Predicted 3D model of a 103-nucleotide RNA (SAM riboswitch aptamer (S box leader)) from an Anaerolineae bacterium. Its mean pLDDT, the model's own confidence on a scale to 100, is 80. Its Rfam family is "SAM riboswitch aptamer (S box leader)". Rfam links the family to the GO term regulation of gene expression. Of the family's consensus pairs, 97% are formed in the model.
[in-house]
């Protein structure tokens, strides 16, 4: 890489460094010199593993040291397919994202 399984309407910014660009990919629509992308500090959300509640499963509660992960917009809307009160409306899928696992 690749497979498998859950999960994705909630929440949580500041500050230095940099200097145009960023929401995966087209179409949209927004975000950006009042300062993108990156990386660095601190701060914080949450609760994938984790830890407690003798041990094991499976569940439910608590917790936040540690490994991750994330701190605009539902995964920011659409695309594919079926339904429709025909609207970017509803529901699934697809692919995307994260953990954990297998290898």
């Nucleotide at each position: 890489a690749u497979c498998u399984c859950a999960u994705c309407g909630a929440g949580a910014g500041c500050g230095g460094u940099g200097g145009a660009g960023g929401g995966u990919u087209c179409g949209g629509c927004c975000c950006c010199a009042u300062g993108a992308a990156a990386c660095c500090g601190c701060a914080g959300c949450a609760a994938c593993c984790c830890c407690u509640g003798a041990a094991g499963c499976g569940u439910c509660a608590g917790g936040a040291a540690g490994g991750u992960g994330c701190u605009a917009a539902g995964u920011c809307c659409g695309a594919c397919a079926g339904g429709c009160a025909c609207g970017a409306c509803c529901u699934g899928g697809a692919a995307g994202a994260u953990g954990a696992g297998c290898g």